[in-house]
Context: one part of a larger RNA
Molecule: small-subunit ribosomal RNA, central domain
Organism: Viscum album
RNA sequence: UUGGGCGUAAAGCAUCUUUAGGUGGGUUUUUAAGUCUGUCGUCAAAUCCCAGGGCUCAACCCUAGACAGGCGGUGGAAACUACCAAGCUGGAGUAUGGUAGGGGUAGAGGUAAUUUCCGGUGGAGCGGUGAAAUACGUAGAGAUCGGAAAGAACACCAACGGUGAAAGCACUCUGCUGGGCUAACACUGACACUGAGAGAUGAAAGCUAGAGGAGCGAAUGGUAUUAGAUACCCUAGUAGUCCUAGAUAUAAUUGAUGGAUACUAUGCAUUGUGCAUAUUGGCCAGUGCAGUGUUGUAGCUAACGCGUUAAGUAUUCCUCCUAGGGAGUAUGUUCCCAAGAAUGAAACUC
Numbered sequence: 001u002u003g004g005g006c007g008u009a010a011a012g013c014a015u016c017u018u019u020a021g022g023u024g025g026g027u028u029u030u031u032a033a034g035u036c037u038g039u040c041g042u043c044a045a046a047u048c049c050c051a052g053g054g055c056u057c058a059a060c061c062c063u064a065g066a067c068a069g070g071c072g073g074u075g076g077a078a079a080c081u082a083c084c085a086a087g088c089u090g091g092a093g094u095a096u097g098g099u100a101g102g103g104g105u106a107g108a109g110g111u112a113a114u115u116u117c118c119g120g121u122g123g124a125g126c127g128g129u130g131a132a133a134u135a136c137g138u139a140g141a142g143a144u145c146g147g148a149a150a151g152a153a154c155a156c157c158a159a160c161g162g163u164g165a166a167a168g169c170a171c172u173c174u175g176c177u178g179g180g181c182u183a184a185c186a187c188u189g190a191c192a193c194u195g196a197g198a199g200a201u202g203a204a205a206g207c208u209a210g211a212g213g214a215g216c217g218a219a220u221g222g223u224a225u226u227a228g229a230u231a232c233c234c235u236a237g238u239a240g241u242c243c244u245a246g247a248u249a250u251a252a253u254u255g256a257u258g259g260a261u262a263c264u265a266u267g268c269a270u271u272g273u274g275c276a277u278a279u280u281g282g283c284c285a286g287u288g289c290a291g292u293g294u295u296g297u298a299g300c301u302a303a304c305g306c307g308u309u310a311a312g313u314a315u316u317c318c319u320c321c322u323a324g325g326g327a328g329u330a331u332g333u334u335c336c337c338a339a340g341a342a343u344g345a346a347a348c349u350c
Base pairs, nucleotide, nucleotide: 004321005320007304008303012318014201015200016199017198021194022193023192025088027086028085031082033081034080035077036076037075038074039073040072041071042070043069049065051063052062053061054060091191092188093187094186096183097182098181099180103177104176105175106174107173108172109171110154111153114150115149116148117147118146119145120144121143125136162169163168207246208245209244210243215241216240220236221235222234258317259316260315261314262313263312267294268293269292270291271290272289273288274287275286299306300305324349325348332343333342334341335340
């Protein structure tokens, strides 16, 4: 390089947007770059193939010839790719009317609980465990009633549900705002798909600066347990968890399944929306589009299983893989405040 692969064996970038590049709907026309074809030149000889001949045969040698193919010139063909021009609407998009939603962001308000503080009642325990003890409590705890404050989180509804590119998103209301779906027509007329590089977003932990600190709680102290116990259990408790502004860029970031398009049995459930039937209104049953689930046919698969949301049948573009260990290590480079991240070997071993 050809070839083979990527759910679980090695392998799909965490996700999206986009540049170059690659690929690209229908009809007619032009050109002839690719493509096909004729012809000319050339591709030394030998070799190979083939015909004839020579060594007694053969290997070998001599003579003649050709196919196929490459490159260049030239003549032609016009189906396909490409180009030129025109035009089309099915892909894509815009406008309009509806519609569902924890989509995002900012602000305001609220609720139970917890803890602390203040006051009343009351008077000996409370708390915790397998059992205890540390801890708290006559300086009045725990319990109970009233009041105040603080921070964090939003019970029920709640679902096999919704939504977002992913990470993620849930008390209520309001402002601003992104996307989706659907309906009927109107418009643009291929404007599309993918996407090396690049850019943006990216849980938790940890980092910087400043606020905040109720509960929980790495570290740490103590009580237990134990042979020991740097643990599990208990009691305290700092960082952190929360907010603002930055930086970090990783997760089993999982559907362990890249994106787009088309096609290919059913049944059941469910979300959004439309149609039709019927009606005063409603229920039941039917059906289209767009999602979310489940069972399963064909097919596929090493099997498990997947199965119109494919891991089926095809086309197209991108990432990645090539035995185990050494090793996601060393070294270099880039990025980072640091922690580290990205890229990423070899010797050796087997």